A computed fold for a 350-nucleotide part of an RNA from an uncultured prokaryote, annotated as small-subunit ribosomal RNA, central domain. Its Rfam family is "Bacterial small subunit ribosomal RNA". Gene Ontology terms of the family: structural constituent of ribosome and ribosome. The RNAcentral record of the full RNA draws on ENA. The coordinates come from a structure-prediction model, not an experiment, and the mean pLDDT is 91.
[in-house]
Context: one part of a larger RNA
């Protein structure tokens, strides 16, 4: 010396739940598997190396001896590890009260807009753009007024606000129901934490059956632009977009930042809870917790910046990366109805 990394350079699995296995508080006792240490035999001989000796010297030969880091047996040693027993209670859980929330599932309903209907009023335009045109209108449009029918999606409250494990989650009310959170402490007594495989959830698009369909808008038309315009802008306009059920399983799935756990200066906000002080009520101020922001101090970094929500400093357990390009491709395996999706090379090149 006996890898080094993973925000942004190659590299955290989209995200939970969990088997295996990996680690694993606090105390007393046994126990001696680990682990230390003796002693025994064995670790063939040559050779390495160390001290000596013979060829005139070296090379070469040769006596010694050390090494053979190993395994067996077997005497000790108990601080750690494990393994037994036994208790404990600072971690995890349960119970008790309280209290916020767009978490989720269902079945109602509401109010404003867009469209279409049929009716009154009214009369020449309307709409659209840089600027037109296409298009819609004298069969009566736009513009209004009240009526009515459908569908989607919920303006103001709204806030680096809240909830959720991610994906996401926002008018109201009903029911079923998940899950954090404080407070004081009853209770169980390490029951944890991570998690290969596996299961389970996963925007959007997209498929399959049925239904729905206002607006919005791929494809596809038509206008315009232009040198052309398979575009951007106009006019229209189908899937789709909603619902049901069953698939797809992927993403800038981002915090580009894996999960737990302990430590390590302050300051300003915000959101829930609890306390304390002072007070008429509201409200102040302080001092706790649980979470969401901003600066920064050490430290940390290639700098950019991070900084108790860490990229600090340390422990444990998974994931992953290893020079571009071929290429997230081909083959073959496994899923899919496809559509692909996952698992994944190399030849060659620079």
């Nucleotide at each position: 010396c006996u890898g080094g990394g993973c925000g942004u350079a190659a590299a955290g699995c989209g995200c939970g739940c969990g088997u295996a296995g990996g680690c694993g508080g606090c105390u007393u006792g046994g126990u001696c598997a680990g682990u230390c240490g003796g002693a025994u035999g064995u670790g063939a001989a040559a050779g390495c190396c160390c001290c000596g000796g013979g060829c005139u010297u070296a090379a070469c030969c040769u006596g010694g001896g050390a090494a053979u880091u190993g395994c067996a047996u077997u005497c000790g040693a108990u601080a750690c590890u494990g393994c037994c027993a036994a208790g404990c209670u600072a971690g995890a859980g349960u119970a008790u009260g309280a209290g916020a929330g767009a978490g989720g599932g269902u079945a109602g309903u509401g109010g404003a807009a867009u469209u279409c209907c049929a009716g009154g009023u009214g009369u020449a335009g309307c709409g659209g753009u840089g600027a037109a045109a296409u298009g819609c209108g004298u069969a009566g449009a736009u513009a209004u007024c009240g009526g009515g029918a459908g569908g989607a999606a919920c303006a103001u409250c709204a806030g680096u606000g809240g909830c959720g494990a991610a994906g996401g989650c926002g008018g109201c009310u009903u029911u079923c129901u998940g899950g954090g959170u404080c407070a004081a402490c009853a209770c169980u007594g390490a029951c944890g934490c991570u998690g290969a495989g596996g299961c389970g959830c996963g925007a959007a698009a997209g498929c399959g059956u049925g239904g729905g369909g206002a607006g919005c808008a791929a494809a596809c038309a038509g206008g315009a632009u232009u040198a052309g315009a398979u575009a951007c802008c106009c006019u229209g306009g189908u899937a789709g977009u909603c619902c049901a059920c069953g698939c797809c399983c992927u993403a800038a799935a981002c915090g580009a930042u894996g999960a737990g756990a302990a430590c390590u200066a302050g300051c300003c906000g915000u959101u829930g809870g609890g306390g304390a002080u002072a007070u008429u009520c509201a409200a102040a101020u302080c001092c706790u917790u649980a979470g969401u922001g901003g600066c920064g101090a050490a430290g940390c970094u290639a700098a950019c910046g991070c900084g108790a929500u860490a990229a600090g400093u340390u422990c444990u357990c998974c994931g992953c990366c290893u020079g571009g390009g071929g290429a997230g491709u081909a083959c073959g395996g496994c899923c899919g109805c496809a559509a692909g999706g996952u698992u994944a090379a190399a030849a060659c090149u620079c």